[in-house]
RNA sequence: AGAGUUUGAUCCUGGCUCAGGAUGAACGCUAGCUACAGGCUUAACACAUGCAAGUCGAGGGGCAGCAUGAAGGUAGCUUGCUACCUUUGAUGGCGACCGGCGCACGGGUGCGUAACACGUAUCCAAUCUGCCCGUUACUCAGGGAUAGCCUUUCGAAAGAAAGAUUAAUACCUGAUGGUUUCCGCAGGCCGCAUGACCUGCGGAAUAAAGAUUUAUCGGUAACGGAUGAGGAUGCGUCCGAUUAGCUUGUUGGCGGGGUAACGGCCCACCAAGGCGACGAUCGGUAGGGGCUCUGAGAGGAGGAUCCCCCACAUUGGAACUGAGACACGGUCCAAACUCCUACGGGAGGCAGCAGUGAGGAAUAUUGGUCAAUGGGCGCGAGCCUGAACCAGCCAAGUAGCUUGAGGGACGACUGCCCUAUGGGUUGUAAACCUCUUUUGUUUGGGAAUAAAGUGAGCCACGUGUGGCUUUUUGUAUGUACCUUACGAAUAAGCAUCGGCUAAUUCCGUGCCAGCAGCCGCGGUAAUACGGAAGGUCCGGGCGUUAUCCGGAUUUAUUGGGUUUAAAGGGAGCGCAGGCCGAUUAUUAAGCGUGACGUGAAAUGUAGAUGCUCAACAUCUGAACUGCGUCGCGAACUGGUAGUCUUGAGUGAGUUCGAUGUGGGCGGAAUUCGUGGUGUAGCGGUGAAAUGCUUAGAUAUCACGAAGAACCCCGAUUGCGAAGGCAGCUGACGAGUCCUUUACUGACGCUAAAGCUCGAAAGUGCGGGUAUCGAACAGGAUUAGAUACCCUGGUAGUCCGCACGGUAAACGAUGGAUGCCCGCUGUUGGCGAUAUACUGUCAGCGGCCAAGCGAAAGCGUUAAGCAUCCCACCUGGGGAGUACGCCGGCAACGGUGAAACUCAAAGGAAUUGACGGGGGCCCGCACAAGCGGAGGAACAUGUGGUUUAAUUCGAUGAUACGCGAGGAACCUUACCCGGGCUUGAACUGCAGGAGAACGAUCCAGAGAUGGUGAGGUCCUUCGGGACUCCUGUGGAGGUGCUGCAUGGUUGUCGUCAGCUCGUGCCGUGAGGUGUCGGCUUAAGUGCCAUAACGAGCGCAACCCCUUUCAUUAGUUGCCAUCACUUCGGGUGGGCACUCUGGAGACACUGCCACCGUAAGGUGCGAGGAAGGUGGGGAUGACGUCAAAUCAGCACGGCCCUUACGUCCGGGGCUACACACGUGUUACAAUGGGUGGUACAGAGAGUCGGUCGCUGGCAAUAGCGAUCCAAUCCUAAAAGCCAUCCUCAGUUCGGAUUGGGGUCUGCAACCCGACCCCAUGAAGCUGGAUUCGCUAGUAAUCGCGCAUCAGCCAUGGCGCGGUGAAUACGUUCCCGGGCCUUGUACACACCGCCCGUCAAGCCAUGAAAGCCGGGGGCGCCUGAAGUCCGUGACCGCGAGGGUCGGCCUAGGGUGAAACCGGUGAUUGGGGCUAAGUCGUAACAAGGUAACCGUAA
Repeated sequence: AGAGUUUGAUCCUGGCUCAGGAUGAACGCUAGCUACAGGCUUAACACAUGCAAGUCGAGGGGCAGCAUGAAGGUAGCUUGCUACCUUUGAUGGCGACCGGCGCACGGGUGCGUAACACGUAUCCAAUCUGCCCGUUACUCAGGGAUAGCCUUUCGAAAGAAAGAUUAAUACCUGAUGGUUUCCGCAGGCCGCAUGACCUGCGGAAUAAAGAUUUAUCGGUAACGGAUGAGGAUGCGUCCGAUUAGCUUGUUGGCGGGGUAACGGCCCACCAAGGCGACGAUCGGUAGGGGCUCUGAGAGGAGGAUCCCCCACAUUGGAACUGAGACACGGUCCAAACUCCUACGGGAGGCAGCAGUGAGGAAUAUUGGUCAAUGGGCGCGAGCCUGAACCAGCCAAGUAGCUUGAGGGACGACUGCCCUAUGGGUUGUAAACCUCUUUUGUUUGGGAAUAAAGUGAGCCACGUGUGGCUUUUUGUAUGUACCUUACGAAUAAGCAUCGGCUAAUUCCGUGCCAGCAGCCGCGGUAAUACGGAAGGUCCGGGCGUUAUCCGGAUUUAUUGGGUUUAAAGGGAGCGCAGGCCGAUUAUUAAGCGUGACGUGAAAUGUAGAUGCUCAACAUCUGAACUGCGUCGCGAACUGGUAGUCUUGAGUGAGUUCGAUGUGGGCGGAAUUCGUGGUGUAGCGGUGAAAUGCUUAGAUAUCACGAAGAACCCCGAUUGCGAAGGCAGCUGACGAGUCCUUUACUGACGCUAAAGCUCGAAAGUGCGGGUAUCGAACAGGAUUAGAUACCCUGGUAGUCCGCACGGUAAACGAUGGAUGCCCGCUGUUGGCGAUAUACUGUCAGCGGCCAAGCGAAAGCGUUAAGCAUCCCACCUGGGGAGUACGCCGGCAACGGUGAAACUCAAAGGAAUUGACGGGGGCCCGCACAAGCGGAGGAACAUGUGGUUUAAUUCGAUGAUACGCGAGGAACCUUACCCGGGCUUGAACUGCAGGAGAACGAUCCAGAGAUGGUGAGGUCCUUCGGGACUCCUGUGGAGGUGCUGCAUGGUUGUCGUCAGCUCGUGCCGUGAGGUGUCGGCUUAAGUGCCAUAACGAGCGCAACCCCUUUCAUUAGUUGCCAUCACUUCGGGUGGGCACUCUGGAGACACUGCCACCGUAAGGUGCGAGGAAGGUGGGGAUGACGUCAAAUCAGCACGGCCCUUACGUCCGGGGCUACACACGUGUUACAAUGGGUGGUACAGAGAGUCGGUCGCUGGCAAUAGCGAUCCAAUCCUAAAAGCCAUCCUCAGUUCGGAUUGGGGUCUGCAACCCGACCCCAUGAAGCUGGAUUCGCUAGUAAUCGCGCAUCAGCCAUGGCGCGGUGAAUACGUUCCCGGGCCUUGUACACACCGCCCGUCAAGCCAUGAAAGCCGGGGGCGCCUGAAGUCCGUGACCGCGAGGGUCGGCCUAGGGUGAAACCGGUGAUUGGGGCUAAGUCGUAACAAGGUAACCGUAA
């Protein structure tokens, strides 16, 4: 110090989350020791039991109990001793009692309290103060009671009453009265002031207690001190305005009362004030501070332990006593609760220490001691002390220590794990050797904390103090610590390993189980689940959860923003508030500086010291940023006084304008009315219809009426604060600019609240109503059409008055002031001038420098640089909603949440993709043509269905005569049945046997089993080859996954694209290059150019074809010659054809025109061929998780007497149906018959064939020929002739019957062919759709592969005959480039909205119901203070009685507020695959959006 997460990627905004620290914590796993600190955060809930406040006999009367003494008696008994009993306060002491002091401290808790409660500073001239200290003085004389004890009575008890008697340091009276207090008079002095103080004189009132060991301790009065307490004030101290008004003792005065004291604290009277936007009142929450945690700090959060203050003691009220209380372990009363009871009455208060129950995630022992520290009492010894000091429990925190150290590699073996099977890892780890001993166990020793005081003795002097000696006191504790021996001996876990974040593999699981802080993992190869192995982090702990701060500059003072991300109020005026020009003087509030006081200690911090170290503790310093007081300073801010003119305003002069209000006037158009002309339609639309019209429309002419709006000018114009303002012209208002510099002299800016204005729609009342026109009606469109379109049409649109107060009220940009390069256009002024141009002021625009900005962009009209003021924002949704309040006639407006939910929502820009966006271009894409498909029959493939099986795959284009270039068996993968299990095939090892092979026969459907004639291998004699059997390791699988893969293939597409290096631009993704203009089939070239080059593609190179020349000439050819059976058959020849090789040719090269060039055009020339001549091969980066695990290969998974393998049979050929691809046709451009002509390419010995013979034929038999430029070898359309004459035919040939041929082990399921017979549908095919641009379409035949045969009409080739048409690019489809929009990026087969239906969740309303706190009125009213009080009591002081005021509590009533619940109901949110539509995003198919109404 940052990181993850929005996107295909980027920058930004913005939230969410993480890494850190902390805790009085809790939970999970684990756990050796020590020190220090800590331990009910919840129920201020209820409490059993014990203890926590007593002490003084040196105040007193006394004496129950204990002890001692004395006296008497009894018993045991020997003078005496022991035990017991009785008496005796005589002694030590002492229960209870009177009295003194203490109990107001210490200890606990945080309910209440938002307050002078707390903190800090100041004041009390308005106060008190026991014990303590200092000073002065005094301590005299009397008196009557009372408790206890005793007697009696009542009561269950608690307790109470009566009588008698008694003491005091208890109580009372009197004396003295220095003093003190009060009153009056005189004088002095001080203070900011009310006033205080001092001196003198006069008057009035007021004290005391004794004890004793004779040392002392007390008592009274007064003053002073100290300590403690009380009161007053300034400043500071949480949230809410959806709490805006509150207050009647309230605010003040006069006079009283009361108090220690001031005060409405209380009372009588008088006045009407007091508080509040600088937040009163009300509501909620809360003890405050020192400090603690965090943070760089500023801050934020908290208030455990320790210290200070406050409040409280079951709840509420009250006083008494006292120096001090309205009192935790006191009293009285009321209430609730618990307990006792004899039912009549009583008792109690752990928020003291332990402890119990309850609550809760959760917090300890019914311990020891007063040794130390401290407190109370006491002369003291001492007693008391759950304060305190210790111990116990708890990893609950911080700190320290240990669980060993060194060596040790065959990197041992085994095991777990991984593996490419070679090995790796666990791992120097272990074993083993050497060493050490913290800790542990054992032995022995052993502190400090103790100082003081007391008791005793001695000394000194100042005679009650000090010193010395001695004695005594230790809970913790036989602890810390030291030491002896033994022996590695007694001691390691937790979390995690996808990224953030250090650390990876295997197995299991298979969107299941589960994980998860965020992003997200899991659907058969999971580094993310569970286990294992290994690794990493920390370590006596480690993780999780909760909470706080940090990171978060994410509330921003330090330190943020507001054009588009959330955010500028719709606009103006303006009170308060905030801020404010120049200059002089002064002041000293702010400000700066110095000093003083205070800021408790502890804490924190620096240094030092002490516990072995550290934590911890002690000492010292600085600090405590604060508050107050007194000086000094005067720049700045403020105050006061004066001056100035530039800000602001006023005046004078001249303008300008759709500026406002209210009048007058005008023409065109529209509609309507009247009349004329005129006749059949008009109108409207994409097309129509509704509508109008022969009762005369529309059209046209004339006249008239009405209302609304103002064409051209007109503009990037002008005016206005905004909304807004447009015919012309008066009137009345308002305003800006400019010029001038006469006047005032800071009069200014902004502006919460407030006031005013405020489009359209809307509302009320009254008018008006021509047009247009929500609603509504009708017609269309549509699947629907409550819409878009059309015909009508009411409110409204217009005017007056009033309301309302909102808009995407926008420049999405608040106002004001100053400063900062320029260019250019324009409006209104002014100046100069030559009317070209130019200067200046105020506006309105455009383009840019710097600068700013996330970018787009802004840029003197800032979104730049600064100052001032206001408004507003803080993730998305819920929601501008709910509730409350305010306003409104209503509609509604203003203000304005929460629960819940998500991890995003968003801005700008980039690259793509897409658009029923645009531009340019191409393609048999359309168009123009030719021929088809879709209708029929058949063939074939597919779907579906069926089936035991109909094996599997391919499924828009890019599956469907596809894999298959050939399913009767085989193939074959499917089904049924029968067999085999190292297996049908291959192979290693071990053992055994045997040649192998095997005719024949038997059983069987066959596989198979049995039989077994025959056969007797090679050899170096070890054995080998081969076969069989047994065992074992491999096998085998057309089983799964093409979404794990390789390879191959299809498609976009033979489309012209796809990229890179360097440079440049941009924060970046990216861009540029590759864009633009022209051109091309082409990113093909040329020109231009922040780009310059290059690569993969294009083209070319390759093959076939077309022409020529050359070379070679058999099986080819035959011009010439010869022979001939007349056939290039033979000899001969190689000229020609042809075949093979190696070459040439074509390049816009030439000409004309156009063009800068590239290039284009030309019925141009030449040439066999002309502009890539034609065809083929060749397929860029990539897309479709495209196809294929069944061609092959291959990872993983699965089967192993079967998912392997063999055999027989069946199936793949099924058949209501649907689709694709084809064949044959429907006929006369034809069909039949006869005759006759012309190819190319290819195959062939298990073959191709020919000839002869038989057969009508398919074919059969015999002979011959070809291993091929030699033979096979016939082309068919065509041509000639003839029949048919438009018909279901001499068209068509399906189907069926019969008879045959051939292949084959076998043609039943299920072959082809031939002959005879039969003779179906079909008469040119709906919507729609396919191919083709020239040797092409169409048409005609021929060949080949596979193959025994063939379901081939298929596929692949070959030649023959041989067209038509293309104006053109508007449209359909596909593609390329540029541009534009986008809410798409799985990329339009995208995204996405709302209702309805279902489940869950939170929430609003709701008749009501329930509860709570607070206030108010009325009634009642305990205890108690106070006031009043003739009879009673008392010697007296006084008491009692009765009455009154106030009041806790109780009752009752009417309201307000808050919370809970509530049938039903409203919307909201969330939830893989529900329904209906398609609103938005592209011109989203009617541009979208804002306000309003229906």

The RNA shown here (small-subunit ribosomal RNA) has 1494 nucleotides and comes from an uncultured bacterium. The coordinates come from a structure-prediction model, not an experiment, and the mean pLDDT is 82.